This is a predicted structure of an 83-nucleotide RNA (Glycine riboswitch aptamer) from a soil metagenome. Its Rfam family is "Glycine riboswitch aptamer". Rfam links the family to the GO term glycine biosynthetic process. Of the family's consensus pairs, 89% are formed in the model. The sequence is in RNAcentral, with records from MGnify.
RNA sequence: CUGCGGGAGAGAGUGCGGCCUGACCGGCCGGCACCGCCGAAGGCGCAACACGCCAGGAAACGCUCAGGCAACCAGGACUGUGG
Numbered sequence: 001c002u003g004c005g006g007g008a009g010a011g012a013g014u015g016c017g018g019c020c021u022g023a024c025c026g027g028c029c030g031g032c033a034c035c036g037c038c039g040a041a042g043g044c045g046c047a048a049c050a051c052g053c054c055a056g057g058a059a060a061c062g063c064u065c066a067g068g069c070a071a072c073c074a075g076g077a078c079u080g081u082g083g
Base pairs, nucleotide, nucleotide: 001083002082003081004080005079006078011035013034014033015032016031017029018028019027020026036069037068038067042065043063044062045061049056
C1' cells in the first nucleotide's frame, strides 16, 4: 500500500426555499439559515524535554475551523488477519 472482517458519540430540532401534484397531504433535494449537541477523517493547541536567540515538541488529551448527529447506505481514528 492492498483484499477481507471489527469499528463509537451526538437532533427523525426549528424556520425557509426548490422539485414532484391542478391543489392539499405526502415525498425528495445528505438544499439554505438559526439554535442545541458530538469527536474517531482532516486541521489547530501543549506538558516534560530541548534551545544563546528565533524556530521546536506526542496522544485516544484539549479546541470544534472542517466534519458529523433515527435506521439503512456512506464515512470513520484505531484494530484483527492474508498478501